Model confidence (mean pLDDT): 83 of 100. Predicted 3D model of a 68-nucleotide RNA (transfer RNA) from uncultured Pseudoramibacter sp. The RNAcentral record of the sequence draws on MGnify. Taxonomically the source falls in Pseudoramibacter (Bacteria, Bacillati, Bacillota, Eubacteriaceae).
RNA sequence: UGGGAUGGCACAGUUGGUAGCGCAACUGAUUCGUAAUCAGUAGGUCGCCGGUUCAAAUCCGGCUCUCA
Numbered sequence: 001u002g003g004g005a006u007g008g009c010a011c012a013g014u015u016g017g018u019a020g021c022g023c024a025a026c027u028g029a030u031u032c033g034u035a036a037u038c039a040g041u042a043g044g045u046c047g048c049c050g051g052u053u054c055a056a057a058u059c060c061g062g063c064u065c066u067c068a
Base pairs, nucleotide, nucleotide: 001068002067003066004065005064008023009022011020017054025041026040027039028038029037047063048062049061050060051059
């Protein structure tokens, strides 16, 4: 100086409009049972503090951590 920080993990989120996919977890079906498969459920105030706005993961400022 530049990039990044979003469920347990790896990530998406295009002009601001109440956050999503995969894996994992749990429940049920199937099976003698496990795994696999199928159906469903729960889980994140988006690193922290402030500002702008009717409304911020998204825009602005500061800070922390991390990668080069």